A computed fold for a 478-nucleotide part of an RNA from an uncultured bacterium, annotated as small-subunit ribosomal RNA, 3' major domain. The coordinates come from a structure-prediction model, not an experiment, and the mean pLDDT is 81.
Context: one part of a larger RNA
RNA sequence: UGACGGGGGCCCGCACAAGCAGUGGAGCAUGUGGUUCAAUUCGAUGCAACGCGAAGAACCUUACCCGGAUUUGAAAGGCUCAUGACAACCGAUGAAAGUCGGUCUUGUAGCAAUACACAUGAGUACAGGUGCUGCAUGGCUGUCGUCAGCUCGUGCCGUGAGGUGUUGGGUUAAGUCCCGCAACGAGCGCAACCCUUACACUUAGUUGCCAUCAGGUCAAGCUGGGCACUCUAAGUGGACUGCCUACGCAAGUAGUGAGGAAGGUGGGGAUGACGUCAAGUCCUCAUGGCCCUUACAUCCGGGGCCACACACGUGCUACAAUGGUCGGUACAGAGGGCUGCAGAGCCGCGAGGUGAAGCUAAUCCCAAAAAACCAACCUCAGUUCGGAUUGUAGUCUGCAACUCGACUACAUGAAGCUGGAAUCGCUAGUAAUCGGAGAUCAGCACGCUCCGGUGAAUACGUUCCCGGGCCUUGUACA
Numbered sequence: 001u002g003a004c005g006g007g008g009g010c011c012c013g014c015a016c017a018a019g020c021a022g023u024g025g026a027g028c029a030u031g032u033g034g035u036u037c038a039a040u041u042c043g044a045u046g047c048a049a050c051g052c053g054a055a056g057a058a059c060c061u062u063a064c065c066c067g068g069a070u071u072u073g074a075a076a077g078g079c080u081c082a083u084g085a086c087a088a089c090c091g092a093u094g095a096a097a098g099u100c101g102g103u104c105u106u107g108u109a110g111c112a113a114u115a116c117a118c119a120u121g122a123g124u125a126c127a128g129g130u131g132c133u134g135c136a137u138g139g140c141u142g143u144c145g146u147c148a149g150c151u152c153g154u155g156c157c158g159u160g161a162g163g164u165g166u167u168g169g170g171u172u173a174a175g176u177c178c179c180g181c182a183a184c185g186a187g188c189g190c191a192a193c194c195c196u197u198a199c200a201c202u203u204a205g206u207u208g209c210c211a212u213c214a215g216g217u218c219a220a221g222c223u224g225g226g227c228a229c230u231c232u233a234a235g236u237g238g239a240c241u242g243c244c245u246a247c248g249c250a251a252g253u254a255g256u257g258a259g260g261a262a263g264g265u266g267g268g269g270a271u272g273a274c275g276u277c278a279a280g281u282c283c284u285c286a287u288g289g290c291c292c293u294u295a296c297a298u299c300c301g302g303g304g305c306c307a308c309a310c311a312c313g314u315g316c317u318a319c320a321a322u323g324g325u326c327g328g329u330a331c332a333g334a335g336g337g338c339u340g341c342a343g344a345g346c347c348g349c350g351a352g353g354u355g356a357a358g359c360u361a362a363u364c365c366c367a368a369a370a371a372a373c374c375a376a377c378c379u380c381a382g383u384u385c386g387g388a389u390u391g392u393a394g395u396c397u398g399c400a401a402c403u404c405g406a407c408u409a410c411a412u413g414a415a416g417c418u419g420g421a422a423u424c425g426c427u428a429g430u431a432a433u434c435g436g437a438g439a440u441c442a443g444c445a446c447g448c449u450c451c452g453g454u455g456a457a458u459a460c461g462u463u464c465c466c467g468g469g470c471c472u473u474g475u476a477c478a
Base pairs, nucleotide, nucleotide: 001478002477003475004474005473007472008471009470010469011468012467013466015462016461019426020425022423023422026317027316028315029314030313031312032311033310034308035307042053043052064303065302066301067300068299069298070297073126078124079123080122081121082120083119084118088103089102090101091100092099093098107116108115109114128292129291131290132289133288137286138285139281140280141279142277144275149188150187151186152185153184154183155164156163157162168179169178170177194269195268196267197266199237200236201235202234203233204232205231208227209226210225213224214223215222240263243257244255245254246253247252319419323378324377325376327374328373329372335366336365337364340359341358345354346353347352385416390411391410392409393408394407395406396405432454433453434452435451436450437449438448
């Protein structure tokens, strides 16, 4: 000087407390461990691995296993020699890859020799490796932590390591600001600048809108017309403790203060200092070294990654009446669409089939929002709760759904009656609950990422648990 203390002081955080809803019990989905296997490819392992890499394993992917093949190679560029086209088509064999054979051919320039281009073959250096090392590395990322810290120049103090500044008194979300002070300044962080949302104005008016006028319909901005309003999207304004009061030297703090759409960082996002963990990644990529080179490379068929006495994590669905079933009536936002979104009508109980139109999209389509509301039935039961499992018949995608897809109909109707010890999330348009969309994607979503609808309870407080910041103290630790 640090680190540590079941030392002290001050302070903060869904850290506790106060509440709400869960997990832990059940069934299923998914990841992991373990076990099994020819193989169950590999990585990730307290927080910070375990719906993680994987925004999508039937083949492919695919790295694994079994079998069949290739050896200058699936792809690259170079050299030497030889051949002449290449391509295309056909046959045999085969599971395919491949192997063997046949038909057909002879590029461009030049009179030609030859040159150039391309292809094949032989050779040669080479290619290739998801092989090893993340403890050789770059790059990228997690984490403490969006915590308020981390440093430097000059000066001063100290023999020196170092200190001071950065400590102290206040204050703040903040090393934020003020005052003081052997310090005076500065940098990286904080804040602000950026995006979005909440209000208004200006400009613009189609694909958006419809107040007024006219036409028109069972109905409908449907039509003429209009750009008021909504909205869209560009610009501008607006919030700064600016004003008032109280406290205070000041900084600042407080107020059921005013005005205002918004009030004290307005809400949300992006933004992550010096560093820590030899944290993670050589399987994104790049790369040193080592290793393989008729194989640890490459192609193909099939299998596996989907196994199953078991254990754990993360989710979904429930155990019901604030509910279930049936019928009717409403109200979103944000997205996506050309080998695409698809569609009125017709067919089918349904998944779906067939299909005029329309749309390169503020125009058309996906598209039905669902909880909600109205009316009816059920009447507390393993039930009209719950839907696992299984049987049969189907639909769709795809070369192909046996291993191993999703969905539909009929039948079947398991566990489960609120979950031990323990433990997680959340402070407001939040939790809880309800549906919608997107990426990946032929097909496959209970996962992920966005979007809106309905919409709470509680916070006395900081004694305690956990993590963190500053000062101080002890130390046989570095």